This is a predicted complex of two RNAs, RNase P RNA and transfer RNA, with 417 nucleotides together. Rfam match: Bacterial RNase P class A. Rfam's curators write: Ribonuclease P (RNase P) is a ubiquitous endoribonuclease, found in archaea, bacteria and eukarya as well as chloroplasts and mitochondria. The prediction has a mean pLDDT of 80.

RNA sequence: GCAGAAGGUCGGGUGGUCGCUGUGACCGUUUGUGUCGCAGAGGAAAGUCCGGGCUUCACAGGGCACGAUGCCGGAUAACGUCCGGGCGGGGUGACCCGACGGAAAGUGCCACAGAAAACACACAGCCGUCGGUAACGGCGGUAACGGUGAAAAGGUGCGGUAAGAGCGCACCGGCGGCGUGGAGACACGCCGGCCUGGUAAACCCCAUCGGAAGCAAGGGCAGACAGGAGGGGAUGACGCGGCCCGCCGACCCUCCGGGUUGCCCGCUGGAGGCGGCGAGUAAUCGCCGUCCUAGAGAGAUGACCACACAAAGACAGAACCCGGCUUACAGACCUUCUGCUUCU
RNA sequence: GAGAGUAUAGCUCAGCCGGUAGAGCAACGCCCUUUUAAGGCGUGGGUCCUGGGUUCGAGUCCCAGUGCUCUCA
Numbered sequence: 001g002c003a004g005a006a007g008g009u010c011g012g013g014u015g016g017u018c019g020c021u022g023u024g025a026c027c028g029u030u031u032g033u034g035u036c037g038c039a040g041a042g043g044a045a046a047g048u049c050c051g052g053g054c055u056u057c058a059c060a061g062g063g064c065a066c067g068a069u070g071c072c073g074g075a076u077a078a079c080g081u082c083c084g085g086g087c088g089g090g091g092u093g094a095c096c097c098g099a100c101g102g103a104a105a106g107u108g109c110c111a112c113a114g115a116a117a118a119c120a121c122a123c124a125g126c127c128g129u130c131g132g133u134a135a136c137g138g139c140g141g142u143a144a145c146g147g148u149g150a151a152a153a154g155g156u157g158c159g160g161u162a163a164g165a166g167c168g169c170a171c172c173g174g175c176g177g178c179g180u181g182g183a184g185a186c187a188c189g190c191c192g193g194c195c196u197g198g199u200a201a202a203c204c205c206c207a208u209c210g211g212a213a214g215c216a217a218g219g220g221c222a223g224a225c226a227g228g229a230g231g232g233g234a235u236g237a238c239g240c241g242g243c244c245c246g247c248c249g250a251c252c253c254u255c256c257g258g259g260u261u262g263c264c265c266g267c268u269g270g271a272g273g274c275g276g277c278g279a280g281u282a283a284u285c286g287c288c289g290u291c292c293u294a295g296a297g298a299g300a301u302g303a304c305c306a307c308a309c310a311a312a313g314a315c316a317g318a319a320c321c322c323g324g325c326u327u328a329c330a331g332a333c334c335u336u337c338u339g340c341u342u343c344u
Numbered sequence: 345g346a347g348a349g350u351a352u353a354g355c356u357c358a359g360c361c362g363g364u365a366g367a368g369c370a371a372c373g374c375c376c377u378u379u380u381a382a383g384g385c386g387u388g389g390g391u392c393c394u395g396g397g398u399u400c401g402a403g404u405c406c407c408a409g410u411g412c413u414c415u416c417a
Base pairs, nucleotide, nucleotide: 001340002339003338004337005336006335007334008333009332010331013307014306015305016304017303018302020040021039022038023037024036025035026034042315046326047325049324050323051322052321053320054214055213056212057211061245062244063243064242066210067209068208069207070206071085072084073083074082075081086100087098088097089096090095101205102204106203107202108199109198110197123146125142126141127140128139129138130137131136154172155171156170157169158168159167173195174194175192176191177190178189179188180187181186218265219264220263221262227256228255229254230253231252232251239247272291273290274289275288276287277286278285279284345416346415347414348413349412350411351410354369355368356367357366363400371387372386373385374384375383393409394408395407396406397405
């Protein structure tokens, strides 16, 4: 210098004018409104895919079913997230990727082709034997070789044999047992011919976890109005929802008709941000200091001008809150590392 | 804001437990008829919403995204 890998920060600045939302003070006030000051979107506010807080549901229970997760250890309020490690795969490398339990518990499926798709089987072959002059046929053995298929009953080689075969041996792969190391996943070594198809993002088995609904949850205040008909219910309705048990104990459901369309709480100070020190490989945790930073209810951030500049830009707008994941994203910057080439 | 469902031919929909994508209507051609309709015979037409994964094989199973529809005060 070129090509890359990993992690992080920003993603618009300053000033002026007008406007929007909230709030403090003040004037005025029934509600309202006005003046001045202060504050006012994101790294994803998004998708709503996970997890938690919070609230209600027998004052809050049990079982089944169902769902989710799935190598090991840790972090955490929790997680399908994160960190570290193992194993497998990719890359020359920095490094990256992995739904990665069990197919030897059971069941199902494996189209077409093929002899056979899983209790193995034998089409073309090979070998033996019998018959036959021969072509060939019958019986038996065999699975190395051929053909089919995505996949063919461990692979390669040597021995062996009538031909063959883990039938025997060596190496490799798998499985089982034992030993050593490790907290564990696992790794290494020795022994045993034990050799068993694939599929669990098919049912299922094993282990762990999960009650359900969601702020339009839920609660309070005030105002208005008019009831009627049918059905169910102490032989237990409704309520915890798919089922059963259990608990509770008086109302419940449908239709027609009438009234209202207000205000307040929940609502934002929190598993919070920033800095320092300490523990830990790390995720993370502890202590100290410091800061306060939207809260609407048809829903607030915009417009114009000036300045430096090649160009004012990308994706995109909070609605209960928080931790993640995923998806979208112009451009700028920082740190560490790898490969190649050149020069000293 | 929150919770559900759906996407397959021009239209409306099937497609189970993964194995060559179908039906009705419509379109086109022929027959019938003086002609049209009806009827009969035949033909064509598909990125199974998009991308990735599992599998020998995906419309179907899994993950992510997009469009549309419905419900709740």